[in-house]
The RNA shown here (transfer RNA) has 73 nucleotides and comes from Dorea ammoniilytica. It matches the Rfam family "tRNA". Rfam's curators write: Transfer RNA (tRNA) molecules are approximately 80 nucleotides in length. By type it is a transfer RNA. The organism belongs to Dorea, within Bacteria. RNAcentral records the identical sequence in 8 taxa.
RNA sequence: GCUGUUGUGGCUCAGUCGGUAGAGCGUCGCCUUGGUAAGGCGGAGGUCGGCGGUUCGAUUCCGCUCAACAGCU
Numbered sequence: 001g002c003u004g005u006u007g008u009g010g011c012u013c014a015g016u017c018g019g020u021a022g023a024g025c026g027u028c029g030c031c032u033u034g035g036u037a038a039g040g041c042g043g044a045g046g047u048c049g050g051c052g053g054u055u056c057g058a059u060u061c062c063g064c065u066c067a068a069c070a071g072c073u
Stems, first nucleotide, its partner, number of pairs: 001072007010025004019056001027043005049065005
């Protein structure tokens, strides 16, 4: 320098061949207990790495770019 893969709540990951995003763990509150733990119920938390483009509409398609990893030279 070239190519590829990955990038989604605090963490680990799903997701949809375009229709305004979910799970587990964690966290907060409540119930239960004499009190913990466990268990049950409920809540908060992410505009999907960034910037553009296409579209009525993009996490999803296209371009550029950033980061990590891998390969080639």